[in-house]
RNA backbone atom coordinates (compact mmCIF):
# COMPACT_ATOMS: atom_id res chain seq x y z
C1' N A 1 0.00 0.00 0.00
C1' N A 2 -4.27 -3.08 -2.15
C1' N A 3 -8.69 -7.15 -2.00
C1' N A 4 -11.69 -9.13 1.32
C1' N A 5 -13.89 -7.64 6.10
C1' N A 6 -16.64 -4.41 9.87
C1' N A 7 -14.44 -2.93 15.65
C1' N A 8 -13.50 1.92 17.43
C1' N A 9 -14.30 7.44 16.65
C1' N A 10 -15.58 11.30 13.74
C1' N A 11 -19.12 12.62 10.22
C1' N A 12 -23.47 10.97 6.78
C1' N A 13 -28.45 8.46 5.07
C1' N A 14 -33.06 8.30 7.75
C1' N A 15 -38.36 3.21 8.38
C1' N A 16 -42.79 3.69 10.41
C1' N A 17 -46.01 7.86 12.50
C1' N A 18 -47.25 13.21 11.73
C1' N A 19 -47.79 18.37 9.34
C1' N A 20 -47.91 20.89 3.78
C1' N A 21 -47.50 19.81 -1.35
C1' N A 22 -47.60 17.03 -6.06
C1' N A 23 -49.92 12.58 -8.30
C1' N A 24 -55.61 9.03 -11.00
C1' N A 25 -52.64 5.52 -7.95
C1' N A 26 -48.23 3.13 -6.48
C1' N A 27 -45.55 6.69 -4.83
C1' N A 28 -42.47 11.35 -4.46
C1' N A 29 -40.52 16.16 -2.61
C1' N A 30 -39.99 19.75 1.72
C1' N A 31 -40.46 20.11 7.43
C1' N A 32 -40.57 17.61 12.16
C1' N A 33 -39.02 12.05 13.80
C1' N A 34 -35.76 7.83 14.17
C1' N A 35 -36.89 1.88 12.96
C1' N A 36 -32.57 0.76 10.57
C1' N A 37 -28.58 1.22 7.30
C1' N A 38 -20.69 0.19 5.68
C1' N A 39 -22.33 2.15 0.24
C1' N A 40 -29.40 3.09 3.17
C1' N A 41 -24.05 7.24 -2.69
C1' N A 42 -24.93 6.82 -7.59
C1' N A 43 -27.99 4.33 -12.22
C1' N A 44 -35.11 1.99 -13.02
C1' N A 45 -32.09 3.84 -20.68
C1' N A 46 -28.89 -3.44 -17.02
C1' N A 47 -31.82 -7.78 -15.53
C1' N A 48 -35.34 -10.07 -12.43
C1' N A 49 -39.07 -8.69 -8.47
C1' N A 50 -42.97 -6.21 -6.03
C1' N A 51 -46.53 -1.75 -6.37
C1' N A 52 -50.11 0.91 -9.46
C1' N A 53 -53.21 0.94 -14.01
C1' N A 54 -54.70 7.80 -15.63
C1' N A 55 -54.54 6.98 -20.94
C1' N A 56 -55.54 3.25 -24.18
C1' N A 57 -57.48 -2.19 -25.41
C1' N A 58 -61.53 -5.94 -24.87
C1' N A 59 -66.70 -7.37 -22.48
C1' N A 60 -71.12 -6.14 -20.27
C1' N A 61 -74.70 -1.51 -20.45
C1' N A 62 -80.00 2.98 -22.87
C1' N A 63 -76.71 5.35 -19.98
C1' N A 64 -74.08 6.85 -15.73
C1' N A 65 -70.37 3.42 -14.63
C1' N A 66 -68.95 -1.69 -13.62
C1' N A 67 -65.00 -5.93 -14.48
C1' N A 68 -60.84 -7.79 -16.89
C1' N A 69 -55.85 -7.05 -19.68
C1' N A 70 -51.83 -3.65 -20.26
C1' N A 71 -45.98 0.37 -17.90
C1' N A 72 -45.14 4.55 -21.09
C1' N A 73 -45.58 5.23 -13.60
C1' N A 74 -43.15 3.99 -9.25
C1' N A 75 -39.95 1.13 -6.23
C1' N A 76 -32.07 0.28 -5.66
C1' N A 77 -34.56 0.87 2.20
C1' N A 78 -36.52 -6.30 -2.66
C1' N A 79 -32.68 -9.09 -5.37
C1' N A 80 -28.20 -9.20 -9.06
C1' N A 81 -25.11 -6.31 -11.74
C1' N A 82 -22.37 -1.56 -12.85
C1' N A 83 -19.69 3.27 -11.30
C1' N A 84 -17.82 5.63 -7.33
C1' N A 85 -16.44 6.24 -2.13
C1' N A 86 -14.92 8.00 3.90
C1' N A 87 -12.21 5.56 8.39
C1' N A 88 -8.85 1.44 9.56
C1' N A 89 -8.90 -2.30 15.01
C1' N A 90 -9.25 -8.27 14.73
RNA sequence: CAACCGAAAAGGCAAACCCGGCGAAAGCCGGGGGCGCAAAGCCAAUGGGUCUACCGCCGCGCAAGCGGCCACGAUUGCCAGGCCGCCGAA
This is a predicted structure of a 90-nucleotide RNA (c-di-GMP-I riboswitch aptamer) from a Chloroflexota bacterium.
Model confidence (mean pLDDT): 88 of 100.
The organism belongs to Chloroflexota, within Bacteria.
Rfam family: c-di-GMP-I riboswitch aptamer. From the family's description: GEMM was predicted in a large-scale screen for bacterial structured RNA regulatory elements. Its family is annotated with cyclic-di-GMP binding in the Gene Ontology.
The sequence was found by an Rfam model in a public genome assembly.